[in-house]
Context: one part of a larger RNA
RNA sequence: CACCGCCCGUCACACCAUGGGAGCGGGUUCUGCCAGAAGUAGGUAGCUUAACCGUAAGGAGGGCGCUUACCACGGCAGGGCUCGUGACUGGGGUGAAGUCGUAACAAGGUAGCCGUAUCGGAAGGUGCGGCUGGAUCACCUCCUU
Numbered sequence: 001c002a003c004c005g006c007c008c009g010u011c012a013c014a015c016c017a018u019g020g021g022a023g024c025g026g027g028u029u030c031u032g033c034c035a036g037a038a039g040u041a042g043g044u045a046g047c048u049u050a051a052c053c054g055u056a057a058g059g060a061g062g063g064c065g066c067u068u069a070c071c072a073c074g075g076c077a078g079g080g081c082u083c084g085u086g087a088c089u090g091g092g093g094u095g096a097a098g099u100c101g102u103a104a105c106a107a108g109g110u111a112g113c114c115g116u117a118u119c120g121g122a123a124g125g126u127g128c129g130g131c132u133g134g135a136u137c138a139c140c141u142c143c144u145u
Base pairs, nucleotide, nucleotide: 003108005105008101009100011098013095014094015093016092018090019089020088023085024084025083026082027081028080029079030078031077032076033075034074039070040069041068042067043066044065046064047063048062049061052059053058111132112131113130114129115128116127117126118125119124
């Protein structure tokens, strides 16, 4: 490259990240309960025992066993946080070019825009209320010359 301009939305295709999602898998943490190895500590009817006491019987002390408490791992149930994944689904971004229309920009050919309701493949249409950030024509008021 200046209206043979600009430009909006649906749709189609490709890629990217992302929300929802029956769920699935992992990490971490909390609560309640079950269970409780080894160790330590307490208790101790049983068994056992060289040094001590005793002439001896036996005793003291020790060991084993039993038992109680604490407790690691583990188990059951429920919850929090977090990561990944998930049929399907929602919009978003980008893309040379594609499809449908033409909503906006000049009064963009119904002025536009805002709110709201409703309708429609889509831009959008219509109703109601509001704004001028509306062109044109006429009139009124005010200001300047």